[in-house]
Context: one part of a larger RNA
C1' cells in the first nucleotide's frame, strides 16, 4: 500500500484454450446514465476558518459571516464516454491460386553399428589403465569369414537452417490431421484485445498394470587409487532407460524479458514466398514481405547491455515484487496409489 518496480538487484504465472470482468475503429440520428451549467432543497448544533466583542491577558466563551467539497429534485448543454437505430472498411475473419517445413497420429520398411548364438579357418594370448588388477581364454578365446537372432538408435545430408503456444520434433515410405506465410481479388462488416476463477497440453525422474530387455545403466559386488576413498578410474551389473494403457505435474519449464496493438536512422548474413530487371531458360540485380542472427543512431540502463525480434516511444489486459535468516519450512485446506505437488505463515534473529 500512496506510489515505485519485475534481462542479470525481490519480482513474468512451463505454455496455451477461454467464461465473467476490464479495455475498444470510422461517419451519424436519437437518448441524455455518466459528465458540464443554473436554479433550489437538505447538508442540526457544537467543532475548523475569518472578523469582532466579552473575562486585566491567554486558555475559555460569545456574535456575525464563509464553510460543511454530500445528496435529493427541477430546467438546460451534448464535445466525450454509456445505450439505441443505421451506414462504412483499415482491425478481425471467409473463399478461390499458389508454397515450405524434424507440427501432429498410426502403420510398414530399410541399412549400419553392437550384443548373443551356430559353423569354418587360426593360436596363446585378449581386454583394461596413468601404471596394474579383478575379468575373459588351451573345455581354443581375441582375431577375420559365413549364416541366423534380438532391441534401440538413425552416421552423411545438418545450417545462430526450419517447423511447433509451450513442453519438444530428425532413417525412408504411406495413410489421417493441425498450424503457417506469399500474392491477387471477391465477400462478411468491428465479429476485436487481453483474461481472475476454469479447462487442456506439459522434459527427465519417479509410480501402477502387461509387455520387452541389444547397448547403456542409478542402486549392488568386486579390482585398483589413497592417511582413508561409502569418489572420480576399471570389471561387472539390478531398477529404469523401449512400448501399450493409467497416474505424477515438477526443472537454470531460460531469451532468467507475459501476452496485443501502433509508432521510431541505417547496415550486413541468411530461410520461406512475390513482383520487377534480365535471360532461351535458370543465375545475378533491385523492391516488398513473414520469420531468424550480427553490428549499430537517437532513445534508454546502475552498470552490463538492449537497440522495428526493444530493455526505445505509447495504449489495453493479466500476472507477480515489497530488506537477509528463519522457509519454499509449520499448520490448515485441495489433489495424488505413494513419492509428493499446489496454496503459504509466524515467534525469534541481523
Nucleotide at each position: 500500500u500512496u506510489g515505485g518496480g519485475c534481462g542479470u538487484a525481490a519480482a513474468g504465472c512451463g505454455c496455451a484454450u477461454g467464461c465473467a470482468g476490464g479495455c475498444g475503429g470510422u461517419c451519424u440520428g436519437c437518448u441524455a446514465a455518466g459528465u458540464c451549467u443554473u436554479g433550489u432543497g437538505u447538508g442540526a448544533a457544537a467543532u475548523c476558518c475569518u472578523g469582532c466583542a466579552g473575562c486585566u491577558u491567554a486558555a475559555c466563551u460569545g456574535c456575525a459571516g464563509a464553510a460543511c467539497u454530500g445528496c435529493g429534485c427541477a430546467a438546460g448543454a451534448u464535445a466525450c464516454u454509456g445505450g439505441u437505430g443505421g451506414a462504412c472498411u483499415g482491425g478481425a475473419g471467409u473463399c478461390a491460386g499458389g508454397g515450405a517445413g524434424a507440427g501432429g497420429a498410426a502403420a510398414a520398411u530399410g541399412g549400419a553399428a553392437u550384443u548373443c548364438c551356430a559353423g569354418g579357418u587360426g593360436u596363446a594370448g585378449g581386454g583394461g589403465u596413468g601404471a596394474a588388477a579383478u575379468c575373459u581364454g588351451u573345455a581354443g578365446a581375441u582375431a577375420u569369414c559365413u549364416g541366423g537372432a534380438a532391441g534401440a538408435a538413425c552416421a552423411c545430408c545438418a545450417g545462430u537452417g526450419g517447423c511447433g503456444a509451450a513442453g519438444g520434433c530428425g532413417a525412408u515410405u504411406u495413410u489421417c490431421u493441425g498450424g503457417c506465410c506469399c500474392a491477387u481479388g471477391a465477400c462478411u462488416g468491428a465479429c476485436g484485445c487481453u483474461c481472475a476463477g476454469a479447462u487442456g497440453c506439459g522434459a527427465a525422474a519417479g509410480c501402477c498394470a502387461g509387455g520387452g530387455g541389444a547397448g547403456c545403466g542409478a542402486a549392488c559386488g568386486g579390482g585398483a587409487u589413497u592417511a582413508g576413498a561409502u569418489a572420480c578410474c576399471c570389471c561387472g551389473g539390478u531398477a529404469g532407460u523401449c512400448c501399450u494403457g493409467g497416474c505424477u505435474g515438477u526443472a537454470a519449464a531460460c531469451g532468467u524479458u507475459g501476452c496485443u496493438g501502433a509508432c521510431u536512422a541505417g547496415g550486413u548474413g541468411u530461410u520461406g514466398g512475390c513482383a520487377g530487371u534480365a535471360u532461351c531458360g535458370a543465375c545475378c540485380c533491385u523492391g516488398c514481405u513473414a520469420g531468424u542472427g550480427c553490428c549499430g543512431a537517437a532513445g534508454c540502463u546502475a552498470a552490463c547491455g538492449c537497440g522495428a525480434u526493444a530493455a526505445g516511444u505509447c495504449a489495453g489486459c493479466c500476472g507477480c515484487c515489497u530488506g537477509g535468516g528463519g522457509a519454499g519450512u509449520a499448520u490448515g485446506c485441495u489433489c495424488g496409489c505413494a513419492a509428493g505437488a499446489g496454496u503459504g505463515a509466524a515467534a525469534c534473529u541481523c
The part of an RNA shown here (small-subunit ribosomal RNA, central domain) has 350 nucleotides and comes from a metagenome.
The full RNA is in RNAcentral, with records from SILVA.
The coordinates come from a structure-prediction model, not an experiment, and the mean pLDDT is 90.
It matches the Rfam family "Bacterial small subunit ribosomal RNA".